[in-house]
Description
The RNA shown here (Guanidine-I riboswitch aptamer) has 102 nucleotides and comes from Paenibacillus silvestris. It matches the Rfam family "Guanidine-I riboswitch aptamer". A reference for the family is Barrick et al. (2004), "New RNA motifs suggest an expanded scope for riboswitches in bacterial genetic control", Proc Natl Acad Sci U S A. From the family's description: This family represents a conserved RNA structure found upstream of the ykkC and yxkD genes in Bacillus subtilis and related genes in other bacteria.
RNA sequence: ACGAUUGUUUACUAGGGUUCCGCCGGCACACCACCGGGCUGGUCCGAGAGUAAACCGCUUCUAUGAUGAGGAGCGACACGGAAGGAUAAAAACCUGGGAGAU
Numbered sequence: 001a002c003g004a005u006u007g008u009u010u011a012c013u014a015g016g017g018u019u020c021c022g023c024c025g026g027c028a029c030a031c032c033a034c035c036g037g038g039c040u041g042g043u044c045c046g047a048g049a050g051u052a053a054a055c056c057g058c059u060u061c062u063a064u065g066a067u068g069a070g071g072a073g074c075g076a077c078a079c080g081g082a083a084g085g086a087u088a089a090a091a092a093c094c095u096g097g098g099a100g101a102u
Base pairs, nucleotide, nucleotide: 007055008054009053010052011051012050015045016044020042021041022039023037024036025035026034056075057074058073059072060071061070062069077097079100084094085093
């Protein structure tokens, strides 16, 4: 100086709005249905820079001629618009480890 790797998935959380449920109000006034309200919540969406687990990768040991298996360890750092997109709608979702900043 150049190249490669620094990972994947699931569950949950921060967060998010309003399809459905619930709640509140109206209408009705036994109700049902309808209209309106994001309203603590349930369903739902949900993190590159959040958590945990499993897998995966690497190092080493058991322990070797070799393979499978098991044990221990490691998997770093990460400030970030505006605008746009999807979904019912929105968001730390996607664009995006983007544009920028250092």